Predicted 3D model of a 71-nucleotide RNA (transfer RNA) from Candidatus Nomurabacteria bacterium RIFCSPHIGHO2_01_FULL_40_20. Rfam family: tRNA. Gene Ontology term of the family: triplet codon-amino acid adaptor activity. NCBI's taxonomy places the organism under Bacteria, Bacteria candidate phyla, Candidatus Nomuraibacteriota. It was read from a public genome assembly. Model confidence (mean pLDDT): 84 of 100.
């Protein structure tokens, strides 16, 4: 330079075009003598930019990173 995948709350990871969900964490509250464990509840996310639809995390196209191949 080519060619291939990836990118989603603090983290890991799901998601037929049509509600963005799931574990951990974090905060509040309940239990408890008190932490923990355990219950309940809450915030908090789509790498950027166009395009395609009614509608796009998802399909195209460009760009930026990142991680392989091949040279």
């Nucleotide at each position: 330079c080519g060619c291939g995948g990836g990118u989603u709350g603090g983290a890991g990871g799901a998601a037929u075009g049509g509600c963005a969900c799931c574990u951990c964490a974090u905060c509040a509250g309940g239990c408890u003598c008190a932490u923990a464990a355990c219950c309940u509840g809450a915030g908090g996310a789509a790498u950027c930019u166009g395009g395609u639809u009614c509608g796009a995390a998802u399909c195209c196209a460009g760009g930026a990173c990142c991680c392989g191949c091949a040279a």